[in-house]
Molecule: transfer RNA
Organism: Candidatus Kapaibacterium sp.
């Protein structure tokens, strides 16, 4: 330098018809307990890496770009 894969909540990840942004863990409150843990209920938490384009509508399609991994040279 070139090819491929990946980037979504604090962490690990899901998300295929292009139309609802989600799960587990973690965190907060409440219940339960003498207390802790466990368990149950409720809740907070998001620039879907960034910019642009297409579209009535984009995490999803296209282009550019940044970062990580991997292969080739």
């Nucleotide at each position: 330098g070139g090819g491929c894969u990946c980037g979504u909540a604090g962490c690990u990840c899901a998300g295929u018809u292009g139309g609802g942004a989600g799960a587990g863990c973690g965190c907060a409150g409440c219940g339960u307990u003498c207390g802790c843990a466990a368990c149950g209920c409720u809740g907070a938490g998001g620039c879907c890496g960034a910019g642009a384009g297409u579209u009535c509508g984009a995490a999803u399609c296209u282009c550019u770009u940044c970062g990580a991994g991997u292969c080739c040279a």